[in-house]
Molecule: SAM riboswitch aptamer (S box leader)
This record gives sequence, structure tokens and C1' cells, in this order.
RNA sequence: GUCUUAUCCAGAGUGGUGGAGGGAACUGCCCUUUGAAGCCCGACAACCUACCGAAAGCGGCAAGGUGUCAAUUCAGCGAUUUCGAUCGAAAGAUGAGAU
Repeated sequence: GUCUUAUCCAGAGUGGUGGAGGGAACUGCCCUUUGAAGCCCGACAACCUACCGAAAGCGGCAAGGUGUCAAUUCAGCGAUUUCGAUCGAAAGAUGAGAU
């Protein structure tokens, strides 16, 4: 990189550093010098491993491997609609497995 599969309306900072961008892409719309990205610390979560509970299922824990910490994956496309929304798709993100 490709394939399979699960999840994506919950949660998480008045910290340090840094100094202009950021929200995948496009369009829109947002965030941002009342301080963006990045880095450090911290936190959240609980997919995998370990451990605990007879413990496979299930539950717990949070040590290890990831992940996450504006807005539903920010919205968009299709169907339905009581116009509030609901269901589905595409593209994407993350984990685990395979190749």
C1' cells in the first nucleotide's frame, strides 16, 4: 500500500513552549494574535496485550501497544419526513487481523 472486520451524536487543559496558521481532499461554513500548527506535560477513552474475577462469553483494571482531546466524521450525496429529524451511501479516520 491492498483486503476483511468493528467503531465513529459520549469523553478529555484558564498548563508550558511556539509565533501563523488550522479544521483529510473540493465547496461551504467555521476556529485562530482573547495565540493556529508543531513539540512537552497533562487528560480522555478502552480497540489489542498483560493482569484480576470459576472466566470462553461477560465484567473489571489502566501497566504496555495504539488512538483521541472545537463544531455528529462540522456540513454536503440519495430516500423518507410530522420540517424537528430518521435511514442509507460515498469518501475518510482509528483499532484488530490478513496479504